Molecule: transfer RNA
Organism: Closterium sp. NIES-67
RNA sequence: ACCCGCGUGGCCUAAUGGAUAAGGCAUCUGACUUCUAAUCAGAGGAUCGUGGGUUCGAGUCCCAUCGUGGGUG
Numbered sequence: 001a002c003c004c005g006c007g008u009g010g011c012c013u014a015a016u017g018g019a020u021a022a023g024g025c026a027u028c029u030g031a032c033u034u035c036u037a038a039u040c041a042g043a044g045g046a047u048c049g050u051g052g053g054u055u056c057g058a059g060u061c062c063c064a065u066c067g068u069g070g071g072u073g
Stems, first nucleotide, its partner, number of pairs: 001072007010025004018056001027043005049065005
């Protein structure tokens, strides 16, 4: 330099162009317990790396760019 993949709550993962972005862990509150842990119930938290485009509608498609992993030379 070129080619391919991946960027989604604090962390890990889901979503096949159709709506309120789903789940697990963690966090907080409550119940239970003598206390803690475990268990159970509930709550908050992501406009999806950034910017633009296509579309009635974009996390998903297109372009650019940033970061990251792999490959070729």